The part of an RNA shown here (large-subunit ribosomal RNA, domain I) has 540 nucleotides and comes from a Candidatus Margulisiibacteriota bacterium.
The organism belongs to Candidatus Margulisiibacteriota, within Bacteria.
The RNAcentral record of the full RNA draws on ENA.
It matches the Rfam family "Bacterial large subunit ribosomal RNA". Its family is annotated with ribosome and structural constituent of ribosome in the Gene Ontology.
The coordinates come from a structure-prediction model, not an experiment, and the mean pLDDT is 85.

Context: one part of a larger RNA
Order: sequence, then structure tokens, then C1' cells
RNA sequence: GCACAUAGGGGAUACCUUGGCACUGCAAGUCGAUGAAGGACGCGAUUGGCUGCGAAAAGCCCCGGGGAACUGUCUAAAUAGUAUUGAUCCGGGGAUCUCCGAAUGGGCAAACCUAUAGCGGUUAAUACCGUUAUAUCCUGGCGCAAGCCAGGGGGACAACCCGCUGAACUGAAACAUCUUAGUAAGCGGAGGAAAAGAAAGUAAUAACGAUUUCGGUAGUAGUGGCGAGCGAAACCGAAAGAGCCCAAACCUUUCUGGUUUACCAGAAAGGGGUUGCGGGACCGCAAUGUGAGACCAAAGAAAUUAGCUGAACCGCUCUGGAAAGUCUGGCCACAGAAGGUGAUAGCCCUGUAAGCGAAAAUUUCAAUGGCUCUAGCGGUAUCCCAAGUACUUCGGGACACGAGAAAUCCCGUAGGAAUCAGGGAGGACCAUCUCCCAAGGCUAAAUACUCUGCAGUGACCGAUAGUGAACAAGUACCGUGAGGGAAAGGUGAAAAGAACCCAGGAAUGGGAGUGAAAUAGAACUUAAAACUGUGUGCCA
Repeated sequence: GCACAUAGGGGAUACCUUGGCACUGCAAGUCGAUGAAGGACGCGAUUGGCUGCGAAAAGCCCCGGGGAACUGUCUAAAUAGUAUUGAUCCGGGGAUCUCCGAAUGGGCAAACCUAUAGCGGUUAAUACCGUUAUAUCCUGGCGCAAGCCAGGGGGACAACCCGCUGAACUGAAACAUCUUAGUAAGCGGAGGAAAAGAAAGUAAUAACGAUUUCGGUAGUAGUGGCGAGCGAAACCGAAAGAGCCCAAACCUUUCUGGUUUACCAGAAAGGGGUUGCGGGACCGCAAUGUGAGACCAAAGAAAUUAGCUGAACCGCUCUGGAAAGUCUGGCCACAGAAGGUGAUAGCCCUGUAAGCGAAAAUUUCAAUGGCUCUAGCGGUAUCCCAAGUACUUCGGGACACGAGAAAUCCCGUAGGAAUCAGGGAGGACCAUCUCCCAAGGCUAAAUACUCUGCAGUGACCGAUAGUGAACAAGUACCGUGAGGGAAAGGUGAAAAGAACCCAGGAAUGGGAGUGAAAUAGAACUUAAAACUGUGUGCCA
């Protein structure tokens, strides 16, 4: 050195799963000055972490469920206690709830320091203690004012939504228009959804009739250093379906000013009115009824938040440590989903199918009641129908549309109309024709999302995988900090976790004993390889 054998070492592999991942259905979609989210510090007979709780401190009170044990967990034991006068436990409601934190009396290097006023306690008195008020902004009221009173805001939060600000790498095989992209990022705001929304629309000689979403239309029409690329809409089919309120004219009342009561102007409140076969005011006629509701209350019903009942072998034989396996014989089934039990159980346990159940709280529906809204006919001289608005110039932006023949929409700039014999649009513009009525507002559903609860599913993972985290995990540790961020699962059916003896200072080992097994001995299932010994043989 090689071979074989036998040990050590190591922890791959196999099997397992307390944990993850993805999705489906239903629910829920907020919490907060009545002090949140998140923390600090405490609370146990003994208490380090976690959990729970707050000086009333692993808990207190009430109401329901439940029915025998209990004093959470890592984590056993002891001690001391509780409980059929119903504990522990589960659900509903309530009480308490230190300090920090929006943090809000003032301060501050978070969990600390410190004040004023009132009230109360205590003391001989000061001190001290307890308690209440005292931040700022907005709105309203009161007040001459200082200020007072009432209501609201502030902060947190996974994604979804709306608005404002707004890149670059990249692509164009370079690069500047363009693209990436109105994306990322920053800021503001709201809701359970948001936004949009009841035509100054779409169309085309025919018509439709708010919005939103989906499937087509269609990678079409277009746009584009006509490059890279970008990229509609009408219309059709579906989901859902809901429409309304004001301004003005006119009338009334009150107040203010002009002013001689009259009259004029302005403000506030009430009535009236809401439309495009134009509508309304105004004048005349008719009418008290029809329907609707997205508002309020509500008998009752259902659901959610604890639970309850729930069939059928304590079968036999064999193997085995153990029967649920094997052999053989029964039974139930609206239940042969699943999990557990000493191996593989419809009939052992928990369950499952099917039924049942709420004192209390919440949600939904709702008979009915209230409240609110709601229609007509005719006439026409007059009046009204949203102004620094529409529109135009110039400069930008948004529209699939890059200034283009560039309509449409939105800003800035300088100009600047009309009131129905009116005005806007139909992709320059003009005419004809058609459609519509801007310059005020509200509006459910269909749609988006998932920090979260319940139920379930998986040709998803199975401990180098799956969450970073199956274990004291956002822990240990690193960093001044922002921040970064692990490793680490498995004895056995049951601790039966090895009494006792021997060696040793101990670790540990040898016996003995337990166990089916101890080469299952806690450094514990299986136990591969690298690597390290020992023995034997062979070669030299």
C1' cells in the first nucleotide's frame, strides 16, 4: 500500500408531523381623547421565559352552558388550597385597567421630572396623600373684551380606491422625440368598498336611452425618429339595475339701508320649481287619490357568539409485547368523512349522517305604523332657465391620437357672449339635417382587495424543504444607527428514565434490573459516505 473483518466518527437516506404554502365558500372589513395600535413595569405560596391579567393585577361581579374534578404552559414533584350550596372550563354582558405612547397642564434623553386652581383626607402647623380641571386646531353659540360653553379633528392600520408630485436603469440592439410609465417612490384623503353615474351622450335617414364590470369587437381602426412600440371606440352578448334634489323666475314673512306710510335695493327664512315630443313662473280649469321610498320605529322570523342527542361485537381462532392484522361468525348504516387507541377498527373513544338548543349581545329580513316624495288639462303679451362662465388668442397637459387636417376634455394667459327667434355637439371648417341642454349637487347593485374569523380543498412542502421562524424567532447574535439576522424537530406503547453492587476524584464504564427491543439509555427512530483506529492475510 491492497484486501477482508471489526470498531469509532458523522448524520445523508427512509418513515413521521405539531408548522407552513396556495386556493374555495361564508363572514367581517375597522380601532382611537370614554385615551388606540404598540410597549415599559408589575401581578403567582414557591416563578426564569411564554401566556393571561393590571395596585380590584394567571384575576372581580352578573347571566347562560356544562357536570367532576381543578389551582395556564416549558414542568415534574411537594406543600397549601378550591369544588355537587355546582368549582376549574366555555359563551354573553359589566367592573377594574399603573406608566409611556396621537399623548393633550408644563418639560423630557419614551415608560421619567415637575406645576397651578378647586374639592377631600391627614397634621399642632407646614409638608404629604387622593381626586377633578388645565394642549392645539376647526365649527357653532354667548360675550364689549379677556374668554367661557358645546361638538368635531389629531394617531394606528395588510391590500384594494381617489387625488397631488413624479424618476431612472431599461427597450429602441448607440441615442435625443419615443419607451420603461403616469410605473416605482413621496405626500394628502376616504370607505367597506372607492371612483363613476342619470346625456349640452351615442349614432345616422334607422334608432338607442345613467354609471360600473365581464366576453366579443381586436392586436382591428388608428397612432408612431410610421422605428422600437403604443393601441381604442361604436355596436353585439351578459352581470346588475333606480332614480332624484337644488339655483332662477313668482309669492309670503322678518330685518337692514335709502326713505313720507307707498316705493326701491340688499340679506335671511318659508312656499314654488327642476325640464328638451322644451320646461317652469304667470292666468284659468280640475283633483284629495294613486303609487314609491335609499328615512324612523317595530310584533315576529332567521343567523352568529357556548352547547346537546347521536346506530351497531367488552365476539371467537392464530401470531404477537400489544390486535385494529389472520381465520371464522354476527350487527348498524340518512352515520363506510376524519382523527385517536400498544400494528391496518363502520360497530373501543372523539366524532360523522340526521336532528335539537340561548338568559344576554350583535346582525339581517320583516307584517304593520309613522314620516317623506309623487301625477293632470288649456292659454299665451310678459318673466326665468346656473358669467368673468361658454367661446377665442397664445403656452401646456389629458384623450389609443407624439400639433397633426385635430375635433373633444382640463389648466395657465390676454380678451370675452347669448336666455328659447337661445345655446352645445355630430373628429378642421361651412351649410343642411339630426341629437342634446354645459357652466350646482346626491345616488344602491353588479366590480377591486384580504391584516382578520369559521368551514373546507390540494397530481402543494415534509425539517438544507415549506414562512426568516414546526423548537425561548424577528429570538440569539451583528451594527453608533437605519438595518441585518441564524442554527436548532423524532427514547419508548407506557418512564416502566436503570433500585442495588463494583471500578473511578469525576466523567464514565462493568454487572444487576425494566422493556418486545437498551447497538431504543436520555450525546436516545433509521444510521449511508467522507474521515480515524484495531486485528488478520498478501505485496515489498